[in-house]
């Protein structure tokens, strides 16, 4: 450099009520890359938005302390929180949809 394959998880229980996997109580779930092993440090990426025919170019982009342990750890043990795009529908991180998409990467073959 060309190509190929891979590349997001979770609503069970129990109240209200005509109606809620959407409210209320419990409960579960956490792309990628870097760093002592991270949803919450840096970073990307997707999603939203604005512009473009497209390609893509800008924007925009949640949330975490406290104690131990150690040379190191906001990343591991121990508490105790907190965060999660747009559309549909009784108000949704979990249910249906753009999406059998896309894509940060991951590993292969030449």
């Nucleotide at each position: 450099a060309u190509c190929u394959u891979c590349g997001g998880g979770g609503c069970g229980g129990g109240g209200u009520g005509a109606g809620a996997u959407u409210c209320c109580c419990c409960a579960c779930u956490g792309g990628c890359g870097g760093u002592a092993a991270a949803g919450u440090c840096c970073g990307c990426g997707a999603a939203c938005u604005g512009c473009u025919u497209u390609u893509g170019c800008a924007g925009c982009c949640g949330a975490a302390c406290c104690g131990g342990u150690g040379a190191g750890a906001c990343u591991c043990c121990g508490g105790u929180a907190c965060c999660a795009a747009c559309a549909g529908u009784a108000u949704a991180g979990u249910c249906u949809g753009g999406a059998u998409g896309a894509a940060a990467g991951a590993a292969g073959a030449u």
Model confidence (mean pLDDT): 86 of 100. This is a predicted structure of a 110-nucleotide RNA (FMN riboswitch aptamer (RFN element)) from a bovine gut metagenome. The RNAcentral record of the sequence draws on MGnify. Of the family's consensus pairs, 100% are formed in the model.